[in-house]
RNA sequence: AGAUGAGGUAGAGGUCGCGAUGUUGAAGAGUACAUCCGGGGGAAGUCGAGUAUAGACUAUUGAUCCCGGGUUUAAAGGCAACUUCGCCGAAGUAAGCGCGCCAUACUAGCCGUGCUUGCUGGGGCCGUAUCCGAAAGGAGCGGAACUGUCAUGCUGUUCUUCCUAGGAACCGUAUGUUGAGCUAUCUUGUCA
Numbered sequence: 001a002g003a004u005g006a007g008g009u010a011g012a013g014g015u016c017g018c019g020a021u022g023u024u025g026a027a028g029a030g031u032a033c034a035u036c037c038g039g040g041g042g043a044a045g046u047c048g049a050g051u052a053u054a055g056a057c058u059a060u061u062g063a064u065c066c067c068g069g070g071u072u073u074a075a076a077g078g079c080a081a082c083u084u085c086g087c088c089g090a091a092g093u094a095a096g097c098g099c100g101c102c103a104u105a106c107u108a109g110c111c112g113u114g115c116u117u118g119c120u121g122g123g124g125c126c127g128u129a130u131c132c133g134a135a136a137g138g139a140g141c142g143g144a145a146c147u148g149u150c151a152u153g154c155u156g157u158u159c160u161u162c163c164u165a166g167g168a169a170c171c172g173u174a175u176g177u178u179g180a181g182c183u184a185u186c187u188u189g190u191c192a
Base pairs, nucleotide, nucleotide: 002191003190004189005188006187007186008185009184010183011182014088017087018086019085020084022082023081024080025079034071035070036069037068038067039066040065044058045057046056047055049107050106051105052104053103091120092119093118094117095116096115097114098113099112100111121147122146125143126142127141128140130139131138132137148178150176151175152174153173154172156170157169158168159167160166
């Protein structure tokens, strides 16, 4: 000096990189809730989805419920922009198991959260019969492109070298893979 493995540190992709917090805005929506009028109807009904229990309340002075009309009038999460912070399996997602959320118990759903396993390099666009949602939106899945990394091939440039072959680096291009990856660097094991 070479091959190969393990560990550490620091970085790159992107002008929509990922996530969290805060501020503002649009939408949510003239919607829900509340309340009034008219019509129907006629005994139970309401208190976070169902059932059961407990308690409280409303109701023949007509409730719950249905139809029509009026008044008043929100919010969450989601979306966009910006700020700050943490970062580059950042993070997301699927399934399983567990915990939390309503007076109690059981069974669920949404939401939040922990673990395990799998998948996804990245962000947009289009579509969508699946999932969450009232919707707006979000997720999943699919498609055509873009982009990054590495590998291989080819043209060119530069260096090795004064020349040729070979080799190295870089731009471009084509194809392919994909993050447990890639680049740089440090430590260390093994091999001949």

The RNA shown here (Lysine riboswitch aptamer) has 192 nucleotides and comes from Paenibacillus albus.
The organism belongs to Paenibacillus, within Bacteria.
The RNAcentral record of the sequence draws on Rfam.
The prediction has a mean pLDDT of 79.